[in-house]
Molecule: SAM riboswitch aptamer (S box leader)
Organism: Loigolactobacillus zhaoyuanensis
RNA sequence: GUCUUAUCCAGAGUGCUUGAGGGACCUGGCCCAUCGACAGCACAGCAACCUACUGCAAAGCAAGGUGCUAAUUCCAGCAGCAAUCAGCUGAUUAGAUAAGGA
Numbered sequence: 001g002u003c004u005u006a007u008c009c010a011g012a013g014u015g016c017u018u019g020a021g022g023g024a025c026c027u028g029g030c031c032c033a034u035c036g037a038c039a040g041c042a043c044a045g046c047a048a049c050c051u052a053c054u055g056c057a058a059a060g061c062a063a064g065g066u067g068c069u070a071a072u073u074c075c076a077g078c079a080g081c082a083a084u085c086a087g088c089u090g091a092u093u094a095g096a097u098a099a100g101g102a
Stems, first nucleotide, its partner, number of pairs: 002101007013043005021032003026077004044069003048066003051062001053060002073094001078090004
């Protein structure tokens, strides 16, 4: 890198360095950002999956392995319902994370 399965409306920040864009891709929005975003490092935290422990189980609990720490995967894109003040539901593709296989 690829395949399969599961989950994605909850949760979690400070400092230093850097210096202009960033929010995965496309489009339309909307937001973050020199009052320093994004990214890197350090420490800290959260608890999705695996694992440890308790338990018949459901679960609880811990923080060892990955992961994560703006906004629902930021919203929408297709379909259906609603029929009045723009909502609700579902699907598809893709993405992210974990575990396992070849």